[in-house]
This record gives sequence, structure tokens and C1' cells, in this order.
RNA sequence: ACCUUAUCAAGAGUGGUUGAGGGAACGGCCCGAUGAAACCACGGCAACCUGCCUGCCGGGCAAGGUGCCAAAUCCGACGAGUUUGCUGACUUCGACAGAUGAGGA
Repeated sequence: ACCUUAUCAAGAGUGGUUGAGGGAACGGCCCGAUGAAACCACGGCAACCUGCCUGCCGGGCAAGGUGCCAAAUCCGACGAGUUUGCUGACUUCGACAGAUGAGGA
């Protein structure tokens, strides 16, 4: 890298180095010299695994393994649905794509 599967409307910053990009891609719209991304130190959150409690579903606690710490996966696209005369609107449903965990060959 590939396959399967679960979840993704909540949550979570300070300092240092550095110096212009970043939010996956596309269209938007945002963030950024009141320092982007990256790296480091400490801190935090709690999605999955793990451990403990609870008879099960479910829930709670811990923070060991990954992960995460702007905006709903930031919004949209593609199909269906509701509403509207039309434009448009929507915590509607599904799909495509993505991210993370777990398992697999």
C1' cells in the first nucleotide's frame, strides 16, 4: 500500500525553533506575520483497543496502545425524500470519497 468492519453534529492549549502556507482532492468558504505547516517540551481530550465497575443492552471510571486538540468529516457535490409557483431551504435517508481504530491476508 490492500481487504473487512465500527465510528465520525461533542471534547481538548501553553511555550520554544522556524518563517508561508494550511483546512485530503474538486467548487466554495474560512484560518494564517496578532505567525501557517513542520519539529520539540510540557499539557489536555476520550474515538477505537486495553484494564476495572455494572447480570445483559447500555452506562461509568482509568489514561496503558494508537489517535486527536479552528469551523458538523467546515459546507457542497451524486441519488432519493419533505417543502416551494419558481429560485431556494433541510441536525431527512442513502451513496461516493476521506479520517481514525480494530482485525486480516

This is a predicted structure of a 105-nucleotide RNA (SAM riboswitch aptamer (S box leader)). Its Rfam family is "SAM riboswitch aptamer (S box leader)". Its family is annotated with regulation of gene expression in the Gene Ontology. Its mean pLDDT, the model's own confidence on a scale to 100, is 81.